A computed fold for a 735-nucleotide part of an RNA from a Minisyncoccota bacterium, annotated as large-subunit ribosomal RNA, domain II. Taxonomically the source falls in Minisyncoccota (Bacteria, Bacillati). The sequence was found in a public genome assembly. Its Rfam family is "Bacterial large subunit ribosomal RNA".
Context: one part of a larger RNA
RNA sequence: GCCAACGAGUUUAUUCUAUGUGGCUUACAUAAGUCCUGUGAAGGAAAUAUGUACAGUGAAAGCGAGGGUUAACCGCCCGUGUAUUUCACUUCCAUUUAACAUCUUUACAUGUUAAGUGGAAGUGAAAUAAUAGUCGCAUGGAUAAGACCCGAAGCCGGGUGAUCUAACCAUGGCCAGGUUGAACUUUAGCGAAAGCUAAAGGGAGGACCGAACCCACUAGUCGUGCAACACUAGGGGAUGAGCUGUGGUUAGCGGUGAAAUUCCAAUCGAACUCGGCGAUAGCUGGUUCUCCUCGAAAUAGCUUUUGGGCUAGCCUCGGAUGCUGACUACUGGGGGUAGAGCACUGAAUGAGGGCGGGUCUUCGGAUACCGUCUUUAACCAAACUCCGAAUACCAGUAGGUGGAGUCCGGGAGUUACACUAUGGGCGCUAAGGUUCAUUAGUGGAAAGGGAAACAGCCCUAAUCGCAAUUUAAGGUCCCUAAAUAUAUGCUAAGUGUGAAAGGUGGUGUUGUGACUACGACAGUUAGGAGGUUGGCUUAGAAGCAGCCAUCCUUUAAAGAAAGCGUAACAGCUCACUAACUAAGUUGUUUCGCGCCGAAAAUUUACCGGGGCUAAGCAUAUUACCGAAGAUGCGGGCUUUAGAGUUUUUACUCUGGAGCGGUAGAGGAGCGUUCUGUUUCGCGUUGAAGUCAAGUCGUGAGGCUUGGUGGAGCAUACAGAAGUGAGAAUGUUGGC
Repeated sequence: GCCAACGAGUUUAUUCUAUGUGGCUUACAUAAGUCCUGUGAAGGAAAUAUGUACAGUGAAAGCGAGGGUUAACCGCCCGUGUAUUUCACUUCCAUUUAACAUCUUUACAUGUUAAGUGGAAGUGAAAUAAUAGUCGCAUGGAUAAGACCCGAAGCCGGGUGAUCUAACCAUGGCCAGGUUGAACUUUAGCGAAAGCUAAAGGGAGGACCGAACCCACUAGUCGUGCAACACUAGGGGAUGAGCUGUGGUUAGCGGUGAAAUUCCAAUCGAACUCGGCGAUAGCUGGUUCUCCUCGAAAUAGCUUUUGGGCUAGCCUCGGAUGCUGACUACUGGGGGUAGAGCACUGAAUGAGGGCGGGUCUUCGGAUACCGUCUUUAACCAAACUCCGAAUACCAGUAGGUGGAGUCCGGGAGUUACACUAUGGGCGCUAAGGUUCAUUAGUGGAAAGGGAAACAGCCCUAAUCGCAAUUUAAGGUCCCUAAAUAUAUGCUAAGUGUGAAAGGUGGUGUUGUGACUACGACAGUUAGGAGGUUGGCUUAGAAGCAGCCAUCCUUUAAAGAAAGCGUAACAGCUCACUAACUAAGUUGUUUCGCGCCGAAAAUUUACCGGGGCUAAGCAUAUUACCGAAGAUGCGGGCUUUAGAGUUUUUACUCUGGAGCGGUAGAGGAGCGUUCUGUUUCGCGUUGAAGUCAAGUCGUGAGGCUUGGUGGAGCAUACAGAAGUGAGAAUGUUGGC
C1' cells in the first nucleotide's frame, strides 16, 4: 500500500416542550398496598393518597371575577372565552285595530292606554361547532448524565525500582620500565665558634617521561551504523582528591550531586507502574443506504470577546390572515450630496487706489520696506455655502395572486468571506493591500459557451432522452465549426502582437494666411559697383579683433556688409538685381494612423501556434458558425385549478406553474438482524451462501435461470434495533 472483518447521535429520567396519532372527556391518569386467576412468569378488578386541568393576580401575607400598583387613582399592568341558531324578557322606532280625552259643525288631526306584526339594541337560557383538558405511543428539540466516536500535555492516590548511574560505608585487588634527586646522615677541607664548601650515601614529591588501567581534547570515518554514541589516527592522567572487584545504605512533595537541573535501569524542571478515568479539550480528524421539495450565512448588538458563544437578521416546516408584497405609473413631500460658487468662515496670487508706520530727505517730498482698508482680475476647501441636481427615501392613489407580504409556533445552519463595478477613508489616487457603502453583480453553493490555459470577468441558469431547429457572448485563412464576404478609407511600423514624459520635414486629413503667367519657389547664366583702406584704435585693422557713426553717388541691383578666409590685403559666397526656363510655391493650424524613446537573466516566450500586408485598423452592410439558453418531439417528478371514477384515502384525464445547489429544514422509501401473527408457504426431485447471465424498478434494490453448495429459508402485516463504511497518521488479521 491493497483486501477482509470490526468501527461513531445511543440509553435512562414519576424532567420540560412541540407535532402526529390513539383512549377517555359524567375531567383525565394512578404508585405501593388489597382482592381474583395462574406452578411460575404474568394478567385482571375495586379504590385512595397524589399529579395536571377547571381562576386569576401579587415579591408575599393575601384577596378573588377580580388582583396588583398608590396615601388615593383620572389611570396603568395582568385577567374575567369565541361564533352561529332558537326561545323568553325589557327598552326604543315604525305600522294596524279598538277604547278614552282635547280641538273642531262633523270628518281629518294630536295625546294616553290595551292588543297584534316587523326592525334595532341589551339581558338571560338552551343547543351546535371549533377551540380547549388529560393519559399513553411515536417523532423533533431541550435539560441532567461520558451523551456522536477517537485523541492530550497534565493533576491526585497506592505501590515497584540504586543489577545503569550519583554519593557514602565495609572488605579486597591493581599501577611495565625509565628520569629527577628534597629533608636527613657520613666523610674530607676550612673556621675560635656558629657554621660554610665539596664528595659520597639517602630516596621525598596531588614531581617528570611513558605501557597496563582510567578519561574523552582534535580530525576523519560512520550516520536505514559494527554500535539507540562506535571505529581509526593523534590527545590527557598514570603513587593519587588514583583506578577497580564483591557486599551494603540513601526513593520521587524524595534521594544524590567537586553544581551540569546532573544522575536515579536507553525514561528526569520532578522515575516507573496500577488506580481516580470514558479527567477535561471553545481544538484537529472522522461520522456508513436511496430518491423527491425548498434552500442560507460569512451582518448587527453584547461578551477576559475576536478561529467560541447568546439574541436579532437571512433558510425551512406547520397554522392563521386574505391582497396587504417586490415592482411599475402618477401625485405630494423634506433634504444640502455631485456640481457650482465666493455672499459667510478660512486659504491664496497679480494690478490700481486711500490711510498709518519704517527708511532717506535738498523738508517740497521720495520709497524695490511693513501693516490695514478698498477696487478689480483669476482661483481653492471633508469639518466654507448666496445656490443646487440626478438618484435614493417617506406617504397616498391605481395596477400587481407572487416558492409574494404579515403574524403565531417547531427545527436549523451561519456570525474567517472572495473578486468585479461604482462612491469614499487609510496607503504612495502603491499592492492579488486594508476598511466602509451601494440589502449592486458573480463566486461561495453554478455545471455549459467565450476570454489559449484562468472560483469572482462577458454570455447563460444543467429534470431526463434525441445524429432536430434557432440564437447569445464570441467568432468565420489553417490548427478549428463558420466569409480567403461586400463597400470606402487608413497603416508599411509585422504597427497590429506590451509602456510614459519628450522628440518626429513618416504619411493622410481639416481650416486659414503669404507669393504667383505684370512669371512665384527651386535651378542655370551674369552682375553684386564708386566716394572708401568711413572715422577712431592699432605694429597692422582695407565690409568682416574692438569702439563710434552707418551717409552720399552710379544704378536693373548691390549692406560703410550676413558668413568663410588673410599677419594685413587678396580670394570665395550671401543679401539684392537682370535674363532663361516654367506652374504652382510657402507659413501656420485641426484630427487619424505610424516612428524613436524601449536593457535580464534555462528556450523563441508580450498574436495560443502556423502564419498574415490583410488573415491589421476605422466606418457601414449582408450571410453563416456558435451554449446543457430558447424552440420542437417524447418520458419522469413536484405543485396547483377543474372534471370524472371509486369504499374516504386513492386513481385517471385536461390546463397552468415549476424541477442547479454547500450548511441546513421538510417528505417518501430500500435493505440488514431478531420477535409476534400469517400461508392447508418453499426445501436432499437440493435451503442459505457463492459465481455468471438475463430481466424489472428514477434509485437504494428486487426477481428469474444455470453452475457451485449441501440444510435450512421465505411471503404478508406489525414490532424492536449492537441497522448500511472509503477515508478517522482508525483497530485486528492476511498478502